[in-house]
Context: one part of a larger RNA
Formats: sequence, C1' cells, structure tokens
RNA sequence: CUGGGCGUAAAGGGCGCGUAGGCGGCCACCGCAAGUCGACUGUGAAAUCUCCGGGCUUAACCCGGAAAGGUCAGCCGAUACUGCGGGGCUAGAGUGCAGAAGGGGCAACUGGAAUUCUCGGUGUAGCGGUGAAAUGCGUAGAUAUCGAGAGGAACACCUGCGGCGAAGGCGGGUUGCUGGGCUGACACUGACGCUGAGGCGCGAAAGCUAGGGGAGCGAACGGGAUUAGAUACCCCGGUAGUCCUAGCCUUAAACGAUGAAUGCUUGGUGUCUGGGGUUUUAUAGUCCCCGGGUGCCGUCGCUAACGCUUUAAGCAUUCCGCCUGGGGAGUACGGUCGCAAGACUGAAACCC
Repeated sequence: CUGGGCGUAAAGGGCGCGUAGGCGGCCACCGCAAGUCGACUGUGAAAUCUCCGGGCUUAACCCGGAAAGGUCAGCCGAUACUGCGGGGCUAGAGUGCAGAAGGGGCAACUGGAAUUCUCGGUGUAGCGGUGAAAUGCGUAGAUAUCGAGAGGAACACCUGCGGCGAAGGCGGGUUGCUGGGCUGACACUGACGCUGAGGCGCGAAAGCUAGGGGAGCGAACGGGAUUAGAUACCCCGGUAGUCCUAGCCUUAAACGAUGAAUGCUUGGUGUCUGGGGUUUUAUAGUCCCCGGGUGCCGUCGCUAACGCUUUAAGCAUUCCGCCUGGGGAGUACGGUCGCAAGACUGAAACCC
C1' cells in the first nucleotide's frame, strides 16, 4: 500500500468556527471534449516467462516460431456518466414576516432562610463529639434561648429518566444588552451545500501570577482516638484553596466510553414545546392529526455476546479523526507552547 476495524476487545479528536482539499440537487437544455470509451498508426530491444515445433540417448540446457506485456505517444471518432463554460428550476441551503417555549450568555441591582462572628437580655454547669472515648469549648459565664448588628458563600420547596446550550456547562428575584433552535402561512434569493488536514476560538476541577475577599467547608499541617503499626478511615482544630477582578494553564471516566452530514427502513407507550381539527356557550379538558425535542419497550436487521433498534450499534453515500499483540511508555530524545506545574508531538533497545 491492499485489506479489516473503532459502544464494552487496540481505536471517535473535549467542543465549535472555518482555510486548502475531497464530495455534491433537478432539466432525455446548449456547447467543449480534460477524465471515460472505441478504431488506426508508432513504439513497448534481446534474453527471461507462457504456448507450439525441433536438437543433444533423456532432463537441465540449446535453437526456431507465436503469443503476451502500457496510467505510453500521435491521430481520428463517440458524448451516456464525471468535469469545464453558458442558460433555466425549486424539492437542499438561506433571508424576510407572525408567533410560542427555555437554569442559553454577559452586566447591574436586589431578597429571604441557614451557618459563623460581635453586642445586649434571660439563665447555670455543663456543652460538644464518638462504636466507645479523648483532644477541644465552658464559672473570665459556654451550650440553650430572645433581640440587635456584621460579613461571606450558596440559592430549600418549585425540581421532573423536565428545560436550554456546540461542548465544558447553566437553577432565588428584577432590569438592561445579547446568541441559538422550533412552529405557522406566504414572499424572496436560486445549489449559495456537506465535511474539514493545517489554523483560530471556547473549554469542568485542580494549579499559577497580581490585586481584593474570606462566613462555611477544607488539601497541607497540629492534636485526640483506633491499631501490631496507622504517615489513613473516625474526632477536635486549621493554612493554601474554594469567592471576585484581570491574565495564564488546556487537562478529565471532557462518557452516550458511540465523529459530523444526508436519505431510507414495522410498531407501542410516557413526557416537554409549537400548530391544526373535533367536542364544548366559552376556557380548561377529551379525542384525532402535522412538526421539533427528550425517555422507556420492542419487530426486521445487525452484533462475539451483552445489547442497539426512526435519538441505530440497521441499510447506503460523502468527508474528517483514530487503531494494528502485552510490557518498556504516554517514558527517553528533539521540537513547539507555558511564569511554573507541565501540556502537545512521540520512539528504540530489551523482555514476553
């Protein structure tokens, strides 16, 4: 390379935008003839290989003949398909209009409960903690209880195999700014599309830099227990951190362990959100239908099995990423990035 694969065996990039590239709707439309197809000519040395015939007593070997061998060149022709140029179309894609839903994002303001702390009142000997205890707190008045105040962080119930977002993720309330998807009826553009190597951007937690903040929790650390030991699990404390602003880091079981897009392929039943019809005086509700999400069950088919099953792991097409026995090793070396931690790229010897 050919081939076979990627839910769980090795293997889907964490996620988007998008460059090059690859691929791409309809018309028996017009033209060209690069790909494609055909004819002819030239060439494709000899030997070798294959077939036929012959020569050494056979064979190997040798001789003669034929055939074969090409992303080849030239020229002539064909035009279905692909391509190129032109024309047209609306089913893909998009724009406008009217709606409804939503923890989508950013910023500002704001609310109550609870924990802790401070002050004051009541009140007295315990509180706390555990398997049991102890360390700890408390007669300098704790715990408990009432009132007032401070401050930070998180938002009970609603909350739902419910919603939104590309993913990470998003949950008290109000306001402002703002993104996306969905539905409905038309009007418009007219293939403007899909994917996407590089590239750019986003990216939980932890961590880093600077400045703030610090209630609770809490790596490290100290102490008390447990234990043979206990650098743990349990308990009492507690620094960084957790929070905010600005800037880095760029990882994850970043998971649906399932890349994106399009079309096709029996059904049943929940739920969210639009639209239409039916019934009703009317709303709600009932029943039926058309979309878009999100779950469960399940036919065919697929699968090593488990299972998947219109949200495919089924049937197909396009494009990208990735895998190729285990260890060594996500290591070494080199390079790029980073303040660092380290990240990305990524071997070999050797052993089995």

Small-subunit ribosomal RNA, central domain from an uncultured bacterium, 352 nucleotides, folded computationally. It matches the Rfam family "Bacterial small subunit ribosomal RNA". Rfam links the family to the GO terms ribosome and structural constituent of ribosome. The full RNA is in RNAcentral, with records from ENA, Greengenes and SILVA. Its mean pLDDT, the model's own confidence on a scale to 100, is 88.